[in-house]
RNA sequence: AAAAGUACUUACUAGGGUUCCGUAACGUUUUUUCGUUAGUCUGGUCCAAGAGUAAGCUCGUAGAAACUUACGAAACACGGAAGGACAAAAGCCUGGGAGAU
Numbered sequence: 001a002a003a004a005g006u007a008c009u010u011a012c013u014a015g016g017g018u019u020c021c022g023u024a025a026c027g028u029u030u031u032u033u034c035g036u037u038a039g040u041c042u043g044g045u046c047c048a049a050g051a052g053u054a055a056g057c058u059c060g061u062a063g064a065a066a067c068u069u070a071c072g073a074a075a076c077a078c079g080g081a082a083g084g085a086c087a088a089a090a091g092c093c094u095g096g097g098a099g100a101u
Base pairs, nucleotide, nucleotide: 005057008056009055010054011053012052015047016046020044021043022041023038024037025036026035027034058073059072060071061070062069076096078099082094083093084092
């Protein structure tokens, strides 16, 4: 200095916050309701991993020759500050970036 699927999609998880729902407190109301506050509320909705999981897709090899089947695509991966989006935040995005080794 260069190459790789170091690809992409989907579902989820660690994690994340607080629009909505629920919950709690307070106020109001005959009750229901309604309003305010609280994420220093377990939660549902929601966001979500390069360095988390699974599947799909694609490619390769072998077998088969009718649809298809099996295996493989490795290993490693420390990491800011700052900025951006949505209501908001984040292991989200910039970004396997800068930098470090």
A computed fold for a 101-nucleotide RNA from Vagococcus fluvialis, annotated as Guanidine-I riboswitch aptamer. The prediction has a mean pLDDT of 78. It matches the Rfam family "Guanidine-I riboswitch aptamer". Rfam describes the family as follows. This family represents a conserved RNA structure found upstream of the ykkC and yxkD genes in Bacillus subtilis and related genes in other bacteria.